[in-house]
Predicted 3D model of a 700-nucleotide part of an RNA (large-subunit ribosomal RNA, domain II) from a Rickettsiales bacterium.
Its Rfam family is "Bacterial large subunit ribosomal RNA".
Model confidence (mean pLDDT): 83 of 100.
Context: one part of a larger RNA
RNA sequence: GUCAGCGAGUUUUAAUAAAGUGCAAGCUUAAAUCGAUAGAUGUAGGCCAAGCGAAAGCGAGUCUUAAAAAUGGCGUAGUAAUUUAUUAAAAACCCGAAACUGAAUGAUCUAGCCAUGAUCAAGUUGAAAACAUGGUAAUACAUGUUGGAGGACUGAACCAGUGGUUGUGGAAAUAACCUUGGAUGAAUUGUGGCUAGGGGUGAAAGGCUAAUCAAAUUCAGUGAUAGCUGGUUUUCUGCGAAAUCUAUGUAAGUAGAGCGCGUUUGGAGAAAUCAUUCUGGGUAGAGCACUCAAUGAAUACUGGGGGUCGUAAAGAUACUUCAGGUUCAAGGAAACUCCGAAUAAGAAUGAUUAGCCCGACGUAGACAGACUUAAGGUGAUAAGAUCUUAGGUCAAGAGAGAAACAGCUCAGAUCGUAGGUUAAGGUCUUUAAGUGGUUAUUAAGUGAGAAAGGCAGUAAAAGAGCUAAGACAACCAGGAGGUGUGCUUGGAGGCAGCAAUCCUUUAAAGAAAUCGUAACAGAUCACUGGUCGAUUGCUUUUUUGCGCCGAAAAUGUAACGGGACUAAAUCACCCACCGAAACCACGAACAUGAUAUUAUCCAUUAAAAAAGAUAAUAUGAUGUGGUAGCAGAAUGUUCUGUCCAUCGAAGAAGAAAUUAAGUAAUUAAUUUUGGAGAUUUCAGAAGUAAGAAUGCUGAC
Numbered sequence: 001g002u003c004a005g006c007g008a009g010u011u012u013u014a015a016u017a018a019a020g021u022g023c024a025a026g027c028u029u030a031a032a033u034c035g036a037u038a039g040a041u042g043u044a045g046g047c048c049a050a051g052c053g054a055a056a057g058c059g060a061g062u063c064u065u066a067a068a069a070a071u072g073g074c075g076u077a078g079u080a081a082u083u084u085a086u087u088a089a090a091a092a093c094c095c096g097a098a099a100c101u102g103a104a105u106g107a108u109c110u111a112g113c114c115a116u117g118a119u120c121a122a123g124u125u126g127a128a129a130a131c132a133u134g135g136u137a138a139u140a141c142a143u144g145u146u147g148g149a150g151g152a153c154u155g156a157a158c159c160a161g162u163g164g165u166u167g168u169g170g171a172a173a174u175a176a177c178c179u180u181g182g183a184u185g186a187a188u189u190g191u192g193g194c195u196a197g198g199g200g201u202g203a204a205a206g207g208c209u210a211a212u213c214a215a216a217u218u219c220a221g222u223g224a225u226a227g228c229u230g231g232u233u234u235u236c237u238g239c240g241a242a243a244u245c246u247a248u249g250u251a252a253g254u255a256g257a258g259c260g261c262g263u264u265u266g267g268a269g270a271a272a273u274c275a276u277u278c279u280g281g282g283u284a285g286a287g288c289a290c291u292c293a294a295u296g297a298a299u300a301c302u303g304g305g306g307g308u309c310g311u312a313a314a315g316a317u318a319c320u321u322c323a324g325g326u327u328c329a330a331g332g333a334a335a336c337u338c339c340g341a342a343u344a345a346g347a348a349u350g351a352u353u354a355g356c357c358c359g360a361c362g363u364a365g366a367c368a369g370a371c372u373u374a375a376g377g378u379g380a381u382a383a384g385a386u387c388u389u390a391g392g393u394c395a396a397g398a399g400a401g402a403a404a405c406a407g408c409u410c411a412g413a414u415c416g417u418a419g420g421u422u423a424a425g426g427u428c429u430u431u432a433a434g435u436g437g438u439u440a441u442u443a444a445g446u447g448a449g450a451a452a453g454g455c456a457g458u459a460a461a462a463g464a465g466c467u468a469a470g471a472c473a474a475c476c477a478g479g480a481g482g483u484g485u486g487c488u489u490g491g492a493g494g495c496a497g498c499a500a501u502c503c504u505u506u507a508a509a510g511a512a513a514u515c516g517u518a519a520c521a522g523a524u525c526a527c528u529g530g531u532c533g534a535u536u537g538c539u540u541u542u543u544u545g546c547g548c549c550g551a552a553a554a555u556g557u558a559a560c561g562g563g564a565c566u567a568a569a570u571c572a573c574c575c576a577c578c579g580a581a582a583c584c585a586c587g588a589a590c591a592u593g594a595u596a597u598u599a600u601c602c603a604u605u606a607a608a609a610a611a612g613a614u615a616a617u618a619u620g621a622u623g624u625g626g627u628a629g630c631a632g633a634a635u636g637u638u639c640u641g642u643c644c645a646u647c648g649a650a651g652a653a654g655a656a657a658u659u660a661a662g663u664a665a666u667u668a669a670u671u672u673u674g675g676a677g678a679u680u681u682c683a684g685a686a687g688u689a690a691g692a693a694u695g696c697u698g699a700c
Base pairs, nucleotide, nucleotide: 001700002699003698004697005696006695011090012089013088014087015086016085017084018083019082021080022079023078026047027046028045032041033040034039051058052057061074062073063072093231094230096228100221101220102219103218104217105216111195112194113193114192115191116190117189118188119187120185122154123153124152125150129146130145131144132143133142134141158182159181160180163178164177165176166175197213199209200208201207234634235633236632237631238630239629244257245256246255247254248253259365260363261362262361263360264359266358267357271353272352273351274350275349276348277347278346279345285339286337287336291333292332295329296328297327298326299325301324302323303322304321305320306319307317308316309315369394370393371392372391373390374389375388376387377386378385399410400409401408414588415587416586417585419584420583421582425578426577427576428563429562430561434575436574437573438572440570441569447565453549454548455547457546458545459544460543461542462541463540464539465538466537468535474531475530476529477528478527480504481503482502485499486498487497510525513524514523515522589624590623591622592621594619595618596617597616598615599614600613601612635689637686638685639684640683641682645679646678647677654673655672656671657670658669659668660667661666
């Protein structure tokens, strides 16, 4: 891992509600006794028969009032057992802690200690002391010999475990190999003994205390508790949420409200949408009349500083600067407003729709939300960020489109059909449908990623001007004189710089627009003439459409999904077609109302019967996505009654297959196998349904 088996809302006692049942102004027994699976007795007790109000109190009424009335709230059959649902107490749907407490068991491991024993090859060093000799007044001292000290040295056994390699489901739950430390000592070790769990022991590492230690192990309390994780077993049908507010030692929980479901022989002009009329507002916008901040100008206004004048003081000042006032101009504002919408909200009237709203009772889930559009806050007008408001979708929603893509676009799937029409989006091919039409644009593969900024790219619009008295471009020619203007300068001659920038001749020609020279010279330009020959011309300004540059990233084209495309790109208009579970058509199922018919009950009676309830059938209508969740209806399993009945060796259960029925869970028949039991129907009772729990047990 697979297969098989096992595996989770149970039981008791109370309370509340509902359902059907018994009796009913009443209902009912408990303990116990008799009987002994039946049942009878037992009337102590309980509930109900009167409520309303906080209460005094009043009373089929009562409360609300200063008082009174109306409206309104509450009040008008119960009780007993059963079943179901929920709640409470219990292990309380199942599995799961780390822990806590008690009583015991452990020092054969290990820590320390006690008693009694044992062990330490070989070599080295050579303390004290003693002796001898020398030496001294005597000591001291020196030398030599003897001597054999030491938590001394080297190094086996022994003890340890320094570094590395191997090993790492190992040969080994701590080792092997190489290397290393101690090795007469605080040494090592045998045997026996002592200390015990909040205790011991510890040359102290929270170490060790039997492979267990920041509190051992075993059993018990114990099914501890777990607001946390995981799991929780058949089918179909109807409805269908929330991820918000408030509170919380609260934030992963819970409670009340909001939102769901079921019941209601409760209520009312109750709800939604639309139309008309009316109502309040201070948002968007706008504005500067207030407030705040802020810009420029003016001012024979006020104050301060500086300057100037004044011998000084005083003073003066049409000088300057700062602040304030006033005036003018142009503006800004969530916490400004002289103004001021649209929406939204509320009211009335009318219309339309329709189990729509409100209440009562019972009973949930939910209180981690996500993205998107719009208006905003925080942030950096960052975030797949975060927080509000209003809508949408997802959540709980399938289908089509967006290549793929919960939250975007279209559209809400009861089932079937080799039927049809459309939506979004598409129609060269991949790929269903146009190589459709008309008018333009683009040349960049723009389309098919991006800014400031830039572009004699191209298309168009509106102006202004020039032009056969010849434009624009090109070519030919001229481009002069006073004069080398004056100053400056070494020089300054159109062309370093300063000043001035005139006059003349001319078709035209600057006291010179550029290059050049040391300065001149020289080459161009402006300006003029000629050649040429355009009006569908030329120059220029502004605006617009599409385009171009700006444009660098990491495996491989890789920024149309690909192929490819000059339209199969883009703007605009038009026709056709494709395209979904949408819509339509046909058929079928189920649910819920409506109408009709029939049957049964009510229902007694001589006979008959309204309303109502239940069931069936028919007609037509509406509806049928769905997580949490609620409600309803069914299927199957084991046992019991039905049942000494029925089936069964002419073959039970079980196993396998086929066929048939049912919306499904499932059921029936037949065949094969099997070889002895099984059980319809209608009821009752549950150890009642497995694919998940790192589930448990077994097999492979």